Source information: Predicted 3D model of a 141-nucleotide RNA (FMN riboswitch aptamer (RFN element)) from Leucobacter salsicius M1-8. The sequence was found by an Rfam model in a public genome assembly. Taxonomically the source falls in Leucobacter salsicius (Bacteria, Actinomycetota, Microbacteriaceae, Leucobacter). Its mean pLDDT, the model's own confidence on a scale to 100, is 82. Rfam family: FMN riboswitch aptamer (RFN element). On this family, see Serganov et al., Nature 2009: "Coenzyme recognition and gene regulation by a flavin mononucleotide riboswitch". About the family: The RFN element is a highly conserved domain that is found frequently in the 5'-untranslated regions of prokaryotic mRNAs that encode for flavin mononucleotide (FMN) biosynthesis and transport proteins. Its family is annotated with FMN binding in the Gene Ontology.
RNA sequence: AACGUGUUCCGGGGUCGGUGAGAAUCCGAACCGGCGGUGAUAGUCCGCGAGCGUCGCAUCCGCGAUGUUGAACCGGUGAAACUCCGGUACCGACGGUGAUGGGCAGUUCUGCUGCUCUAGUCCGGAUGAGAGGAAUACAGA
Numbered sequence: 001a002a003c004g005u006g007u008u009c010c011g012g013g014g015u016c017g018g019u020g021a022g023a024a025u026c027c028g029a030a031c032c033g034g035c036g037g038u039g040a041u042a043g044u045c046c047g048c049g050a051g052c053g054u055c056g057c058a059u060c061c062g063c064g065a066u067g068u069u070g071a072a073c074c075g076g077u078g079a080a081a082c083u084c085c086g087g088u089a090c091c092g093a094c095g096g097u098g099a100u101g102g103g104c105a106g107u108u109c110u111g112c113u114g115c116u117c118u119a120g121u122c123c124g125g126a127u128g129a130g131a132g133g134a135a136u137a138c139a140g141a
Base pairs, nucleotide, nucleotide: 004138005137006136007135008134009133010132015029016028017027018026030121031120032092033091034048035047036046037045043090044089051068052067053066054065055064056063057062072088073087074086075085076084094124095123096122101117102116103115104114105113106112107111
């Protein structure tokens, strides 16, 4: 002084039944869990990515900044675990799709009509992007 630069590849998973004219959205049960870190293995500890909002740039793709974005405890073992084992729980972006369920209103009132809410697994943006990972070449040590 340097501890980097380039290229290539990889990089998200998960449904059955019941009711019913009609639901993979209701009811019941089941199934799934990106990336890095963490004295010891994480959907729920810390952070990141994607998504969503706002602002600015650009105006083909998009880029930057900022905000937002869910959930776990108890016991055991141990030097050490909200990460393992045992037990009992909880969470799941945005847009679309609808009631057979809920709410509100009207009404010719035990029926009907209108509005509205309701999907981690269905459809979509996405054969996308990405946190990152692996290999390799060069350079340097």